[in-house]
The RNA shown here (small-subunit ribosomal RNA) has 1425 nucleotides and comes from an uncultured bacterium. Rfam family: Bacterial small subunit ribosomal RNA. Rfam links the family to the GO terms structural constituent of ribosome and ribosome.

RNA sequence: GAGUUUGAUCCUGGCUCAGGAUGAACGCUAGCGGCAGGCUUAACACAUGCAAGUCGAGGGGCAGCAUACCCGGUGACGGGUGAUGGCGACCGGCGGAAGGGUGAGUAACGCGUGAGCAACAUACCCGUAUCAGUGGGAUAAUACAGGGAAACUUGUUCUAAUAUCACAUAAUAUUAUUCAGAGGCAUCUUUGGAUAAUUAAAGUUCAGGCGGAUACGGAAUGGCUCGCGUGACAUUAGCUAGAUGGUAGGGUAAAGGCCUACCAUGGCUAUGAUGUCUAGGGGUUCUGAGAGGGAGGUCCCCCACACUGGAACUGAGACACGGUCCAGACUCCUACGGGAGGCAGCAGUGAGGAAUAUUGGACAAUGGAUGAAAAUCUGAUCCAGCCAUGCCGCGUGCAGGAAGGCGGCCCUAUGGGUUGUAAACUGCUUUUGUACGGAGCAAUAAGGUCUACGGAGUAGAUUGAUGAGAGUACUGUACGAAUAAGCAUCGGCUAACUCCGUGCCAGCAGCCGCGGUAAUACGGAGGAUGCGAGCGUUAUCCGGAUUUAUUGGGUUUAAAGGGUGCGUAGGCUGUUAUAUAAGUCAGUGGUAAAAGGUACAGGCUUAACUUGUAUACGCCAUUGAAACUGUAUAGCUAGGAUAUGGAUGAAGUGUGCGGAAUGUGUGGUGUAGCGGUGAAAUGCAUAGAUAUCACACAGAACACCGAUAGCGAAGGCAGCACACUAAGGCAAUAUUGACGCUGAGGCACGAAAGUGUGGGGAUCAAACAGGAUUAGAUACCCUGGUAGUCCACACUGUAAACGAUGAUAACUAGCUGUUGGCGACAUAUAGUCAGUAGCGAAGCGAAAGCGAUAAGUUAUCCACCUGGGGAGUACGGCCGCAAGGUUGAAACUCAAAGGAAUUGACGGGGGCCCGCACAAGCGGAGGAACAUGUGGUUUAAUUCGAUGGUACGCGAGGAACCUUACCCGGGCUCGAACGGUACAGGGAUACGACAGAGAUGUUGUAGCUAGCAAUAGUCUGUAUCGAGGUGCUCAUGGUUGUCGUCAGCUCGUGCCGUGAGGUGUAGGCUUAAGUGCCAUAACGAGCGCAACCCUUGUUGUUAGUUACCAUCAGGUAAAGCUGGGGACUCUAGCGAGACUGCCACCGUAAGGUGCGAGGAAGGGGGGGAUGACGUCAAAUCAGCACGGCCCUUACGUCCGGGGCGACACACGUGUUACAAUGGUGGAUACAGAGGGGCGCUACCCAGUGAUGGGAUGCGAAUCUCUAAAGUCCAUCUCAGUUCGGAUUGGAGUCUGCAACUCGACUCCAUGAAGUUGGAUUCGCUAGUAAUCGCGCAUCAGCCAUGGCGCGGUGAAUACGUUCCCGGGCCUUGCACACACCGCCCGUCAAGCCAUGGGAGCCGGGGGUGCCUGAAGUUCGUGACC
Repeated sequence: GAGUUUGAUCCUGGCUCAGGAUGAACGCUAGCGGCAGGCUUAACACAUGCAAGUCGAGGGGCAGCAUACCCGGUGACGGGUGAUGGCGACCGGCGGAAGGGUGAGUAACGCGUGAGCAACAUACCCGUAUCAGUGGGAUAAUACAGGGAAACUUGUUCUAAUAUCACAUAAUAUUAUUCAGAGGCAUCUUUGGAUAAUUAAAGUUCAGGCGGAUACGGAAUGGCUCGCGUGACAUUAGCUAGAUGGUAGGGUAAAGGCCUACCAUGGCUAUGAUGUCUAGGGGUUCUGAGAGGGAGGUCCCCCACACUGGAACUGAGACACGGUCCAGACUCCUACGGGAGGCAGCAGUGAGGAAUAUUGGACAAUGGAUGAAAAUCUGAUCCAGCCAUGCCGCGUGCAGGAAGGCGGCCCUAUGGGUUGUAAACUGCUUUUGUACGGAGCAAUAAGGUCUACGGAGUAGAUUGAUGAGAGUACUGUACGAAUAAGCAUCGGCUAACUCCGUGCCAGCAGCCGCGGUAAUACGGAGGAUGCGAGCGUUAUCCGGAUUUAUUGGGUUUAAAGGGUGCGUAGGCUGUUAUAUAAGUCAGUGGUAAAAGGUACAGGCUUAACUUGUAUACGCCAUUGAAACUGUAUAGCUAGGAUAUGGAUGAAGUGUGCGGAAUGUGUGGUGUAGCGGUGAAAUGCAUAGAUAUCACACAGAACACCGAUAGCGAAGGCAGCACACUAAGGCAAUAUUGACGCUGAGGCACGAAAGUGUGGGGAUCAAACAGGAUUAGAUACCCUGGUAGUCCACACUGUAAACGAUGAUAACUAGCUGUUGGCGACAUAUAGUCAGUAGCGAAGCGAAAGCGAUAAGUUAUCCACCUGGGGAGUACGGCCGCAAGGUUGAAACUCAAAGGAAUUGACGGGGGCCCGCACAAGCGGAGGAACAUGUGGUUUAAUUCGAUGGUACGCGAGGAACCUUACCCGGGCUCGAACGGUACAGGGAUACGACAGAGAUGUUGUAGCUAGCAAUAGUCUGUAUCGAGGUGCUCAUGGUUGUCGUCAGCUCGUGCCGUGAGGUGUAGGCUUAAGUGCCAUAACGAGCGCAACCCUUGUUGUUAGUUACCAUCAGGUAAAGCUGGGGACUCUAGCGAGACUGCCACCGUAAGGUGCGAGGAAGGGGGGGAUGACGUCAAAUCAGCACGGCCCUUACGUCCGGGGCGACACACGUGUUACAAUGGUGGAUACAGAGGGGCGCUACCCAGUGAUGGGAUGCGAAUCUCUAAAGUCCAUCUCAGUUCGGAUUGGAGUCUGCAACUCGACUCCAUGAAGUUGGAUUCGCUAGUAAUCGCGCAUCAGCCAUGGCGCGGUGAAUACGUUCCCGGGCCUUGCACACACCGCCCGUCAAGCCAUGGGAGCCGGGGGUGCCUGAAGUUCGUGACC
């Protein structure tokens, strides 16, 4: 820096990523070289080999080897001589305390750093001085004799030394005494003397030397002491008996309780003792801008350890890695008696583990031990081997080469894109590679020679053997592009995209998250990106993370202010001067090992690597400065405190008093209820309640005043009076002189509830009881009622103990109230001090908000926070009588949890308003029968779709075949229809015959067009490219439903806000309306509303045929029938008309009201068309179109038959009814809108009728189809009927190829249910409901009672908006945003991953006590020498 909480926003906050690093591991891959590195785990166990020896110039000697000599033997060879070179074992010396390994232990003077030792040691090395005399006794080896399996060992005898002992000599040694100086650091140190005592030695030799003893000094090393620094946990707070100190002694190289005796009672600790856990420390190293954080592998320094534990010996040095002793565990050998061993040396083995190498070469170099030296030894070391483990370097070619091949992949596919100058091909080069050849450097020692010094000798120069690595590095020649590229990723973060497969499967995933049929996220492919002999993954550390914040954070609401005060330690502290120099600052010196880091140079061809030079923090010492802090001294008065004065208040404690109310008691009056609730009941009451009056008693609380008033540190405090006590404020002066602030622990106070003891007990009231409510009701409501509520004394110690805001001090605009003072008198009014409230400048804040009473700007001190959950839980400690409080985790789990604000949606929140939403009415549905649709069931199939509102007389405006998509069966495969190409044929077409259920097959007869022709058109067949699919789809277009004809939805610019957003579009009035008006940081605009359109209602004008007929004429049985007319009706064009225009009232206006006027119509006149942004992944791939997928002798297509019409049942929508406002019969009147040529049909005839047979008019304002209810008359008289018509029987008519499944209609007969319909529910506000008929589309016909239209007759009611439903605007709350059909809590089920419990079982470590007690050291005693 990014991703991730949200619909979006800002913030808080966690999680995650990009970077670097590693002693790494794993996966895939691998050409070379250089330089480094390589058991992080089991300080687990170890086979085998090697890792510490050396000296004959210390000694006695001589096994083995060699040489020489002698003897034997032909010879091979055997024997002899320590004689020589040398030398096993032995005595002795030096070294085995270094080097090498490991990190178990150790939180320590262990390490680091700086000091100290006046408290010490030092073999080998260097220097100086002095010395080395005389003796003694042993012992190993050897020899002899034994024991034992072995390891090993015993006895006896002989012998040497640079082994060992004694004596001598001896001081600058040591000890004691003592004299005189000097110095320091307390004890003291040191110099020069004196006296006394004690202590040394080793030889060898080539005579150069090497070695020995004592003392002093040096160099270097070690020992000890101290300051400072160096982990975690306080859920470890007290620890300590040699403990702390002293005296004396012992011990040590040396100080010291190191040890002992005695004496004292100290010592350490909140600046963290003691305890527990973890850990070797440092130089350094990784990261980081730094400050920090992490690590301590390789290399260097220090420490510790050497199978585990203990112990000492030897020695200059050890309590000793490759020594000893003891104990233990383990392993091995054994003759069972007893013995041996210690790889955390180098290799190597097993085991463990994700994981870490060769049982290599050499002492050539460097270094070490011994030696006079040669030399020997050296798994130290130098080299090589293995491993991409890391860092660095090189290569796998270079140049040219196509409008770009083949192949692959993709696409909108005659073609294009990409792989890609990539390849092929041409030319060039040769690092690397292979082969061969040549072959340098890394080096000098002993010894010799020369030079310097006075010499032994030392130093320098020169000469002069020796190479593990290695036939390596390097170099030359030849050959030939030849021998050499992978890994990861490609949704965002994060560079890089397409196709196929898969279909919440398989899988991916660091976080967010992908996958449920179009996956750039899985798997494969093509392509791309990144890095490259490597690339990814995993693990760990730092970073990012200012996410522990010193640099550099916070605490009103996000996590976080202690409930409040007093006060200890501590921290901080007014003003002036002087002194000092601890802090501070500056200079100088010491130290800060080397390596490493950094800078500059140099060496390997470069780099890594390496060499040289320079350089740093810290600590210590010293010299100086004096501003600030500290310290000391002397002052000051502005902070603080005290005194005097008059006021203030529900401040506290105690005592007394008061009235109202409540309850109870007694008495009176009085009678039937009272009480209580939403409604009731429990309860009380005729034994007299409630009510009311009088009196009495009890306890508790104090109405009005009373307040955005007051007081108090907080909790808290309220009738009145008195006493005692405390406090703050104010005024004017005075006193003191920084006496102050904060405050970890500590102490005190601390609401309510609760606890203990004793009182008290009126009211109220947990628990409890009863009554209700309820599905239940362990609640809310009611009736009772105990603790408690009250008092005293103790405890508890917590609250949303809140201003969710710690205390103190200073500073930073104003305005408005109010309390207590001062302001001469007054509550005048300014002003001022101290409080208490409201609003606001600057500023702050994520915002809300805060704002002199800060959440502003500063200073000081304290408390607290660090993702959510687990959890304020568990365990432990402390407190408590208990309840409980306080302190306070982890495992595990999630990617969030959270704050503020925004827009919506929602609320059994609020306000305003609307709608046949309710109400008021009328008529229905739900019951019956039938029609129709759906579900279900059934079926070979009952094709498919529509499914809350917004599916269900819906797609369908018309399923007998067809339709038709479904089922059964029979056929076809260029196919039922269409286009192109090639070839062949000649036909197209018309009429038949036969087979078949038909499709179809076979077959007969006639028979092309244009053109002169080629050929073209057309048809058939074959082949082929397209076809075809009512198969699928939550990819789509288009169309539609719904909210809703609801009044809303937005934009530009401006303004406000960090932002999401807001404003505009919020307020008031008004409207059917975001319709308008007024107001207004908004001003305008768009889509909607309205209007424009159609129709209807009035009228004018124009025009009159098929319409009309007033007047005139003719004419009929009658009739606009005819002439004619243009008046009327009507038809259909164009106009007019309505606009709150006028009047009255209300109103600022918009507008409203009027049983006002006028007008056909009055405030939108009625009806229609018209549907904003959007919602429902709403409906439709089966109307149509279209992407993708799927089928291709079938999921295509043709035909026959069947099905879509099934039927126990359930639902929706309708029709007809149940009757008298009716039925039936007869008579009779009036529409509108439409239709009509395969048609509508007047009229006539036949038939009871459906209809049939004739016939005429009309492509229609001309002809035709045409009303019913109504009216009049008659009848029926309340019945399952003269209601009702289902069902069934019979007979017919019509359409049609065909009415069986499965048509309509007619006539006759039959005459079912049904007597007005439960809960519930639907429509409708006027020409509406209701009721009556008529027409049309589709259509051969029709299942139409449906749909769409038309007219006739023609009501009732609306108080009103409380309620139900839906909607609009404003506001409020919200943990909702898939938006309340939301969100969300708990139990249960199953399981046992985590945590806890658990009858138990198994095991490790530690503390304390007790028992046994090895080796060893010291002492005592005794014995022996």